[in-house]
Molecule: c-di-GMP-I riboswitch aptamer
Organism: Steroidobacter gossypii
RNA sequence: UACCGUCAAGGGCAAACCCGUCGAAAGUCGGGGACGCAAAGCUACCGGUCUAAAGGGCUCACGCCCGAUGACAGCGGGGCUGCCGAA
Numbered sequence: 001u002a003c004c005g006u007c008a009a010g011g012g013c014a015a016a017c018c019c020g021u022c023g024a025a026a027g028u029c030g031g032g033g034a035c036g037c038a039a040a041g042c043u044a045c046c047g048g049u050c051u052a053a054a055g056g057g058c059u060c061a062c063g064c065c066c067g068a069u070g071a072c073a074g075c076g077g078g079g080c081u082g083c084c085g086a087a
Stems, first nucleotide, its partner, number of pairs: 004085002012037002017032004022027001035074001041080003045077003048072003055066004
């Protein structure tokens, strides 16, 4: 340096659920909480998934359909960065 890491050690993150926050929603953020995680650090570049506001279309209406510029990095891949070195 590259790989690798099943109880080295010291630490780290935090699913569901609950409370609050923002949001149309998906979901985000904060607190509690731990199912898990060696990149569960960062990044929507590729595929995928979720939502469907603005705006369209249909309808007498209720409502239905289209609609990503919204979201998910804890769905997979790619890119960037990084702690430890016991075995």